[in-house]
RNA sequence: AGAUAGAGGUUGCGGCAAGCAUCAGUAAUCCAUGGAUCAAUGGCCCGGGAAGCCGGCGUGGAAGAAAGGGCAGGCCGCCGAAGGAACCGGAGUCCCGAACCGGUUUCUGGGACGUCACAGAAUAUGUGGCGGACUGUCGCUGGCCCAGGUCAGCGGAGCGCUGUCUGA
Numbered sequence: 001a002g003a004u005a006g007a008g009g010u011u012g013c014g015g016c017a018a019g020c021a022u023c024a025g026u027a028a029u030c031c032a033u034g035g036a037u038c039a040a041u042g043g044c045c046c047g048g049g050a051a052g053c054c055g056g057c058g059u060g061g062a063a064g065a066a067a068g069g070g071c072a073g074g075c076c077g078c079c080g081a082a083g084g085a086a087c088c089g090g091a092g093u094c095c096c097g098a099a100c101c102g103g104u105u106u107c108u109g110g111g112a113c114g115u116c117a118c119a120g121a122a123u124a125u126g127u128g129g130c131g132g133a134c135u136g137u138c139g140c141u142g143g144c145c146c147a148g149g150u151c152a153g154c155g156g157a158g159c160g161c162u163g164u165c166u167g168a
Stems, first nucleotide, its partner, number of pairs: 001166006009079001012078005019071002029062006042054003046097004082108009109135002113131007137156008
């Protein structure tokens, strides 16, 4: 240097289908009633704009969803697993953005907790910043011990660490 196999955690990362709770007695729909008919405000896939079309507000009643996200297990793929940011391209569109697909660069060892921000119906959850601990790994220093380990302190980062094989 290359190949190959592994470890961190029983709360490692991600994906899939089903079930359950939530979403929610909400949205849309129907009936009654009071308004309005210049129209406010809305709908036509997530948001905004243009055009076009539709019909439109309050109260009461009837019946009444879904998507996304979540839960404890199951199965699958794995250990930069994966996630974030910026930029570019694709697809799509009347146009723009988000979401979707791909690429480049860059950041993050890991999970939890607290806090702030964004997303979200949400107190759930996700993403990011910050904080102090915990934890795995390697390096340095020191102690114990005796040649192997163990403890403490400090520090670094996964393009890392460990084992085996091959080459120089």
Molecule: Lysine riboswitch aptamer
Organism: uncultured Mobilibacterium sp.